Overview: The part of an RNA shown here (large-subunit ribosomal RNA, domain IV) has 328 nucleotides and comes from a Phycisphaerales bacterium.
Context: one part of a larger RNA
RNA sequence: CGGUCGUGAAGGAACUAGGCAAGUUAACCCCGUAAGUUCGCGAUAAGGGGGCCCUACCCGUAAGGGAGGGCGCAGAGAAAAGGCUCUGGGAACUGUUUAUCAAAAACACAGCUCUGUGCGAAGACGCAAGUCGAUGUAUACAGAGUGACGCUUGCCCGAUACCGGAAUGUCAAGAGAGCGGGUCAGAGCAAUCGAAGCUCGCGAUCUAAGCACCGGUGAAUGGCGGCCGUAACUAUGACGGUCCUAAGGUAGCGAAAUUCCUUGUCGGGUAAGUUCCGACCCGCACGAAUGGCGUAACGACUUCCCCGCUGUCUCCAGUAUCGACUCA
Numbered sequence: 001c002g003g004u005c006g007u008g009a010a011g012g013a014a015c016u017a018g019g020c021a022a023g024u025u026a027a028c029c030c031c032g033u034a035a036g037u038u039c040g041c042g043a044u045a046a047g048g049g050g051g052c053c054c055u056a057c058c059c060g061u062a063a064g065g066g067a068g069g070g071c072g073c074a075g076a077g078a079a080a081a082g083g084c085u086c087u088g089g090g091a092a093c094u095g096u097u098u099a100u101c102a103a104a105a106a107c108a109c110a111g112c113u114c115u116g117u118g119c120g121a122a123g124a125c126g127c128a129a130g131u132c133g134a135u136g137u138a139u140a141c142a143g144a145g146u147g148a149c150g151c152u153u154g155c156c157c158g159a160u161a162c163c164g165g166a167a168u169g170u171c172a173a174g175a176g177a178g179c180g181g182g183u184c185a186g187a188g189c190a191a192u193c194g195a196a197g198c199u200c201g202c203g204a205u206c207u208a209a210g211c212a213c214c215g216g217u218g219a220a221u222g223g224c225g226g227c228c229g230u231a232a233c234u235a236u237g238a239c240g241g242u243c244c245u246a247a248g249g250u251a252g253c254g255a256a257a258u259u260c261c262u263u264g265u266c267g268g269g270u271a272a273g274u275u276c277c278g279a280c281c282c283g284c285a286c287g288a289a290u291g292g293c294g295u296a297a298c299g300a301c302u303u304c305c306c307c308g309c310u311g312u313c314u315c316c317a318g319u320a321u322c323g324a325c326u327c328a
Stems, first nucleotide, its partner, number of pairs: 001323004007317002010314002014312001019309001028050004036041001038148001052070004057066003071075001083307001088302002095107002111146007123132003149294004154224003159221002161217005168212003174206002178202006186193002225243005252286001253283001264280005
């Protein structure tokens, strides 16, 4: 100087990003126990009290209890054994996860919804045979989203996607009327013409899905406006005008895990509060199953405050032990 234990006057979170760490509490018996609530919980809520030993007495079958007495600093005499309350956020819950820096608000989850699939099912693996699905059969299986429960889930089908339609347009291979070229039997004095066949090319016309086209569908991918004026103080604007759009954000919530300006403004708590709680609404840039808003219970989640407690601190000191160091 350090590691690990243990102790500490007065104060008691003044420490610190943060009570991190360390205290406090603790098992058992008795009393007692709030808001809230899905009536199960919350709850060991909180908050109190008790305990050892002896006895001739009382109750009791007994265990044990009562009454009286005794001792110690201390009677669950050592060890092991919840600190508590209040308020928000997010996630319903028990679970799962980054083996080796992240355990969470991430994943999962019951529940909800949509879509596909009629059985040799759809879907998946495989070149195939075949197998899983399933020795199942739509109360099933597969895919997708949401994520208990409660109240709810608005408008837009123009774009993209999917579903339905089949008149018209477009349209491949294929078929192919007809036309043209090459070749040569033949004809012709010659130039040249040229049947059939074979062959090369053009090609009217016929023709599927798809696309175009016509409709539908949002718990499909997604989207959900601007400017100007207006009320008898002012301010504000129920109201009006106008432009654009497929339609212009409904309910609920809102400086929010979302708010840039911002430490917004007001209220609360503090002597003093960029955090916190309650409001306001000017939402830079919430918003309804990429769910919206609530919600008891649960948690090694996260935020704020309080009580208790403490060497976290004011401010450090001493002990024990193990190192380091010095000397031998």
Rfam family: Bacterial large subunit ribosomal RNA. The prediction has a mean pLDDT of 89. The organism belongs to Phycisphaerales, within Bacteria.